[in-house]
RNA sequence: CAAGUAGAAUAAAUGAUCGCGGCUGCCAUAGGGCAGGUGAGGAAAGUCCGGGCUUCGCAGGGCAGAAUGCCGGAUAACGUCCGGUGGAGGCGACUCCAAGGAUAGUGCAACAGAAAUAUACCGCUCCCCAGGGAGUAAGGGUGGAAAGGCAGUGUAAGAGACUACCGCCUGUACGGUAACGGACAGGGCACAUGUAAACCCCAUUCGAAGCAAGACCAAGCAGAAAGCGUUUAAGCCGGCCCGGUGAGCUUUCAGGUAGGUCGCUUGAUGCUGCCGGUAACGGCAGUACUAGAUAGAUGAUCAUUCACGACAUAACCCGGCUUAUCGUUCUGCUUGAUUU
Numbered sequence: 001c002a003a004g005u006a007g008a009a010u011a012a013a014u015g016a017u018c019g020c021g022g023c024u025g026c027c028a029u030a031g032g033g034c035a036g037g038u039g040a041g042g043a044a045a046g047u048c049c050g051g052g053c054u055u056c057g058c059a060g061g062g063c064a065g066a067a068u069g070c071c072g073g074a075u076a077a078c079g080u081c082c083g084g085u086g087g088a089g090g091c092g093a094c095u096c097c098a099a100g101g102a103u104a105g106u107g108c109a110a111c112a113g114a115a116a117u118a119u120a121c122c123g124c125u126c127c128c129c130a131g132g133g134a135g136u137a138a139g140g141g142u143g144g145a146a147a148g149g150c151a152g153u154g155u156a157a158g159a160g161a162c163u164a165c166c167g168c169c170u171g172u173a174c175g176g177u178a179a180c181g182g183a184c185a186g187g188g189c190a191c192a193u194g195u196a197a198a199c200c201c202c203a204u205u206c207g208a209a210g211c212a213a214g215a216c217c218a219a220g221c222a223g224a225a226a227g228c229g230u231u232u233a234a235g236c237c238g239g240c241c242c243g244g245u246g247a248g249c250u251u252u253c254a255g256g257u258a259g260g261u262c263g264c265u266u267g268a269u270g271c272u273g274c275c276g277g278u279a280a281c282g283g284c285a286g287u288a289c290u291a292g293a294u295a296g297a298u299g300a301u302c303a304u305u306c307a308c309g310a311c312a313u314a315a316c317c318c319g320g321c322u323u324a325u326c327g328u329u330c331u332g333c334u335u336g337a338u339u340u
Base pairs, nucleotide, nucleotide: 001336002335003334004333005332006331007330008329009328010327012305013304014303015302016301017300018299020039021038023036024035025034026033027032041311045322046321048320049319050318051317052316053210054209055208056207065206066205067204068203069202070084071083072082073081074080085099086097087096088095089094100201101200105199106198107195108194109193121140122139123136124135125134126133127132128131148166149165151163152162153161167189168187169186170185171184172183174181175180214262215261216260217259223253224252225251226250227249228248235245236244237243269288270287271286272285273284274283275282276281306309
């Protein structure tokens, strides 16, 4: 320098004016005015998983259903993350894997091919010998897959029929917390293909619904009870009297509509430093507070500059996953080339 690989940061900048939602202060006293300060993201998205919180349910057990599926750890929890094991890809840095069971059972496997879980088409050997019969699975052909591979022994020709090596299965002790590893011994392997992200089997886990959850306050109308009253008249007409009016009125209670308040943003929180741990993460100390609406605010215009600006707009909150994204910058590592 080029190509690559793993990770991190940022998400045009500055100023002015107008507008909108919270907050604070002041002035008004009718729902405003003025001033100040503040106001989206790395994914706010998809709503796919987990948890907090809330209401309901819950003696115990089972069925159904769903999810998960190597080992150890982290965590509030997880299907997430970290570290390993095994497998796959790459020269490498590194990346990817839902990675139990096909010997419980069932299903499926196009086309080709003689035959697809069972077979003899060509070939090979032997026998009768026109053409057939028997043996065979070495060789050919079809296929993703044709009874472990390869070399030898053997045979009429062949074949795990037998032998060595490799593979597979079983066992033993050793190393490792474990997954597993290498070693040794045994089994000729008829336990004869693949597929479980097909049904299924095995093991483990799971109560339901969600902030329009829910809690509190509570007009009006209607309801219940008690008291007073219906012409000797309660109550009402602003306090009293006159006068007028004339069948209801008052109190309490329960539920709770409209409406309001809370839930609501200080939290398993962020940042910095130290300590423990390979790491995920945890502990301690210091420091910061940065939207909270309820028909739902965050926009527009102008000026200057540049690399000319992507994907996208909170609605209870957090931890993840997945998907979208113009660019720019930084760091670790790998491979190759060149120069010194």
Predicted 3D model of a 340-nucleotide RNA (Bacterial RNase P class A). Its Rfam family is "Bacterial RNase P class A". Rfam's curators write: Ribonuclease P (RNase P) is a ubiquitous endoribonuclease, found in archaea, bacteria and eukarya as well as chloroplasts and mitochondria. Gene Ontology terms of the family: dimeric ribonuclease P complex, tRNA processing and ribonuclease P activity. Model confidence (mean pLDDT): 76 of 100. Of the family's consensus pairs, 94% are formed in the model.